[in-house]
RNA sequence: ACGGUUGUAGUUCAAUGGUAGAAUGUAUGGUUGUGGUCCAUGAGACGCGGGUUCGAUUCCCGCCUUCCGUC
Numbered sequence: 001a002c003g004g005u006u007g008u009a010g011u012u013c014a015a016u017g018g019u020a021g022a023a024u025g026u027a028u029g030g031u032u033g034u035g036g037u038c039c040a041u042g043a044g045a046c047g048c049g050g051g052u053u054c055g056a057u058u059c060c061c062g063c064c065u066u067c068c069g070u071c
Stems, first nucleotide, its partner, number of pairs: 001070004007064001010024004018054001026042005047063005
């Protein structure tokens, strides 16, 4: 330089163009003599910028990023 791949919650992962979910972690409360376990409730995310569309995490373009390959 060229080609491919990846990006979603603190972490690990889902999600047919139509209300973004789960596990774990975390906060509060309950349970317990205390802690742990267990139960209930809550907060928390679509890499950035454009385009297509009634509607985009999803499709298209550019940039950035992760990893891989060729020279």

This is a predicted structure of a 71-nucleotide RNA (transfer RNA) from an archaeon. Its mean pLDDT, the model's own confidence on a scale to 100, is 81. It matches the Rfam family "tRNA". Gene Ontology term of the family: triplet codon-amino acid adaptor activity.